[in-house]
Context: one part of a larger RNA
RNA sequence: CUGGGCGUAAAGAGCGCGUAGGUGGUUAGAUAAGUCAGCUGUGAAAACCUCAGGCUUAACUUGAGGCCUGCAGUUGAAACUGUCCUGCUAGAGUGUGGGAGGGGAGAGCGGAAUUCCCGGUGUAGCGGUGAAAUGCGUAGAUAUUGGGAGGAACACCAGUGGCGAAGGCGGUUCUCUGGACCACAACUGACACUGAGGCGCGAAAGCUAGGGGAGCAAACAGGAUUAGAUACCCUGGUAGUCCUAGCUGUAAACGAUGGAUACUUGGUGUAGGGGGUAUUAAAUCCCCCUGUACCGAAGCUAACGCAUUAAGUAUCCUGCCUGGGGAGUACGGUCGCAAGGCUGAAACUC
Repeated sequence: CUGGGCGUAAAGAGCGCGUAGGUGGUUAGAUAAGUCAGCUGUGAAAACCUCAGGCUUAACUUGAGGCCUGCAGUUGAAACUGUCCUGCUAGAGUGUGGGAGGGGAGAGCGGAAUUCCCGGUGUAGCGGUGAAAUGCGUAGAUAUUGGGAGGAACACCAGUGGCGAAGGCGGUUCUCUGGACCACAACUGACACUGAGGCGCGAAAGCUAGGGGAGCAAACAGGAUUAGAUACCCUGGUAGUCCUAGCUGUAAACGAUGGAUACUUGGUGUAGGGGGUAUUAAAUCCCCCUGUACCGAAGCUAACGCAUUAAGUAUCCUGCCUGGGGAGUACGGUCGCAAGGCUGAAACUC
């Protein structure tokens, strides 16, 4: 290489949009590029295989045939693939009517709490711990009460509940805006799936500039603990955490499980929608679609487990793996302000 694989052993890109490419529903007809069949030419000789012959045999050698799996031409076939054309509606999309949602962006508003400031009451402690101390307090703290300022986060509701492609999203109101779902079956008529490159989105931390700064809190300082204590505990505390504009592009970015389609016993819950039966009506009961969970049949699996939301049975496309260490390192390239990211070896060693 092939092959075999990728939940946990090495291996699914963090996620999407989409170019090239690959793949592609159904009915007629045409064509004959692929495909299949026949014929002709060619496919040097030697070698190889088979059968005969020659050296006493063999090796060797001579002859004949086969082989040369291919290529070209030609004559046909028309099921399948392709191409052209004609239709179809089950895929896909549009439309109409609905309801659900922390989906996204901007602007406003609200209450609880912490902190700080001002005033009242009030007096010797408060705070903190395993125990303490640093710290705060007679310049009146802590506690309590009235007023004010400011920032950040939104208790209860809250739920293996909802929404989003993922990251993620939770007080409340308004404006703008994306997607999904259900019912109908009016319209288009394969318009589809995947997707190398490419483009975009992407937690936290970090970076640049300008704001903001209540609480928390890397670094740092002090107090303890300890043999030591550059920690765990305590008192403080700056970046940061917040906003605006830009950069970074990584995570156990996890379901450690790529996307799409079809098929394959069931049970129980839950969210959204619809239909039916009964009913005054609702609750309830039965059924369907979409999502989300749990338990389990066959099957699969090394086992654990998965099991109509598959890790089952199949097809299409894509990414990735190929013993451990060296190493996600070096070098080169590329991106970045930097930090660093992406790409990514070898010697050597077991």
The part of an RNA shown here (small-subunit ribosomal RNA, central domain) has 350 nucleotides and comes from an uncultured Acidobacteriota bacterium. RNAcentral holds the full RNA, with entries from ENA and SILVA. Its mean pLDDT, the model's own confidence on a scale to 100, is 88.